[in-house]
Formats: sequence, structure tokens, C1' cells
RNA sequence: GAAGUCGGAGAGACGACCGCGGGCUCAGGCUCGAGGAAAGUCCGGGCUCCGCAGGGCAGGGUGCUGGGUAACGCCCAGGGGGAGUGAUCCCACGGAAAGUGCCACAGAAAACAUACCGCCUCGGCCGCGAGGCCGCGGUAAGGGUGAAAAGGUGAGGUAAGAGCUCACCGGGCGCCUGGUGACAGGCGUCGCAUGGUAAACCCCACCCGGAGCAAGACCAUAUAGGGGAGGAUGAGGUCGCCCGCCUCGCUCGACUCCCGGGUAGGUCGCUGGAGGCCGGCGGCAACGUCGGUCGCAGAUACAUGGUCGUCGCCGUUCGCGGCAACAGGACCCGGCUUACGACCGGCUUCCCCA
RNA sequence: GCCGCCUUAGCUCAGUUGGUAGAGCAACGCUUUUGUAAAGCGAAGGUCCUCGGUUCGAAUCCGAGAGGCGGCU
Repeated sequence: GAAGUCGGAGAGACGACCGCGGGCUCAGGCUCGAGGAAAGUCCGGGCUCCGCAGGGCAGGGUGCUGGGUAACGCCCAGGGGGAGUGAUCCCACGGAAAGUGCCACAGAAAACAUACCGCCUCGGCCGCGAGGCCGCGGUAAGGGUGAAAAGGUGAGGUAAGAGCUCACCGGGCGCCUGGUGACAGGCGUCGCAUGGUAAACCCCACCCGGAGCAAGACCAUAUAGGGGAGGAUGAGGUCGCCCGCCUCGCUCGACUCCCGGGUAGGUCGCUGGAGGCCGGCGGCAACGUCGGUCGCAGAUACAUGGUCGUCGCCGUUCGCGGCAACAGGACCCGGCUUACGACCGGCUUCCCCA
Repeated sequence: GCCGCCUUAGCUCAGUUGGUAGAGCAACGCUUUUGUAAAGCGAAGGUCCUCGGUUCGAAUCCGAGAGGCGGCU
């Protein structure tokens, strides 16, 4: 100098006065009062109600291993693969010899393979000859097509070639060793025996009842079940279907749809909770546990603002001016993601100079 | 606050086992007419809302974001 990673903090700080919302108080007054994302509503839970949710099908989600957690698609540690000189970073990372589908164009052939150019033996014809043309065959090394061409490199071998044979690398299968495991290493064996795609259907393993504080409960207000249409082994009971369960109804008609009429809002839920901070212990860590300590928003037309003083910083025409980003709670937590001007700290890597 | 749906040409919309995007109207040019309309013919017009991923290949599949619409007291 450049870069990586982890963390902090985020109206500049303090004080005074006035104002706003909640709580306590007879009153005076005292006390508390937005965020790291309060956001997006993308996951997971608590809580509340619905038939305590039973069975089957369907549907959705997750997907290397082990651990953490109330739970998770989150976090930690590890394995494997990839990128980078490196610190470090990234990965939806189960199964393609269970089955089905798809692989456009190009190309001989896109999956039980095939032969356009080429290479080669043999036969025939032509040519003085080198060689050329035709035909029956062999071949897949080379060229060409494509995103992808039926293990790769080298040697031997052959008419030319080919796992045809051999060495190394890769791969399949079996055994042994280490590890909780993913997996790693070693030995043996098989010339290699089946391309890609599962964020295509699908298979395997595991998980998921539904709705959401406008949940739901209570008090209070209004009131006429008014008109029309549909309507019967029917309708409703908060996922889609079936079984099961409950309720109502079957012409004095449940229920559905359309039109019309009426009303007034309030209280609870509502914040003490998987809570914050400090320390000890266990653990590599995520985290757990024990002890101490603190009281820290609960509005409903939507509460956090304004003025002044001192200090600090920045700019200045020396009069003074400014202090800036993203953004504001709405039942509450744990995550993820997205937005964010300027700033601070720890550790690490590479390059250059001394 | 909670829940659901949509975004493709100027406008309204199609687009399925993923293979290179269309229709109608509008606008433009030509023909027809004295001129216009209608009619006929022709050509143009696209960041498929944005970014990233899966795949040989994405409007389509997956994730994140932006904008718009609707429902629930």
C1' cells in the first nucleotide's frame, strides 16, 4: 500500500426550560418513553379459537454428517467439491444399474448406438510408373458437429486400428484399519458393464391439522328475519376429497345468493418474557448451567418534538452556518433477507521499501 | 395490522410436459377516392417488472427485491 474476517456504535455529548403518551400519587410531583434493522412478511415457535385434529388418499416442506435449540429452511463444528498466490470465500451437497419423460439446431449417431470425411487388407479396371477409380469388408486412432460422442495419457501391438495387452491416473465391487458419523487410507479384484437432466415427473428418509390479536372473551347499542331467486339421503361445523364425529333441517322448509332497512361504541387480551447485564463453571464452538443484579414503550387518530447554554467536530466571505445515512413500535419472541452517509476497534493475509 | 392475487408490444390479453414470443385494437407506409372514412396489402414495434441461481438453453423452474390490485373489524 492492497485485501480478508470478526465485532462495536449509529438525533455528536452533557445540562436547563417548555410540550406530548403511559404508570404511580388526594395533590404538588416522581418515573419511563423506538430500531439494528422497529422494514419485507420469507421461515420457525409461543398464545388464542375451531370438532383435542382419529384413519386413508392428496398436498406442502426439508435433504452430506454430528451437535445446539421451544422450534426452524437458523446457528456451530466437521466431511466432500469448487475459486483464490494467500488470509479466506462459495455450494438446494440424498437417489440417474426402480421406472417414465426430455436432450431444439447441428451432426453418421443424443443412448440396447452409428459411420460423413478419413485410415487399411483383398478383388476388379485404368495407367510405362508413381498412383487413381469402383466394389465386398475391417476400423473408430485422426478430422468435422454439438453444451454433451460411449474412460484419460503414454507404450506395445496391428494390414489399419481398438482395454486388444501393459504402466500410471480415474471408476465399479469386496475386505481390512481409523473415525459416533459424513468420509479417509490401505489391500485385493474387475478391462471398464448402463451420458446429462430430479430448482422434470418420480423414488427414499424425516417433518407438517387449520386459521390468525381484525385471533378470541366480556359489557353495551340497534333489530323485522322485509322482498326476490335457488333449495332436499340436503346444509353447516375454517384446509381439498373419502370414512368417522357433532349440530340443524326435509315443504310450517335448514342453508346459499341478490336487493333493501337499522346501530354506538367501550373494556380485557397488552406486555415479566425461551427477558437484559455482570461473573463463575462445562463445551473447540453454537450453547448450557449456577449465582448476583436491573425494571426497560404499550398508543388507538396514532405519544418522543422544540428552544437555549457549554464542550467537541466540519465549513467559512470571520458576521456566522451545519452536525447529515437507512428508517420509525402496534400481540410477543428466535432467525433469514433487504436498506444504510460518515465512523471506531481486534485479528489475519499478500506485495513493496528499510 | 393480517391474508390472497397480478406484472408479456402504446392499450387489452394469449403463450405447458423449458427449445429462442404471438393475436385484436391503435400508430406508420402503399393502393383505392376529387378528398376523407371504411376496405385491401405491407412493414415496424419487446431489457417478457428487476437482480441472482438451476440448466447446454428460462417469459416458463427456484430464491430475493420492486410496483400495483383485492379481501378480512
Two RNAs folded together computationally: RNase P RNA and transfer RNA, 427 nucleotides in total. The coordinates come from a structure-prediction model, not an experiment, and the mean pLDDT is 79.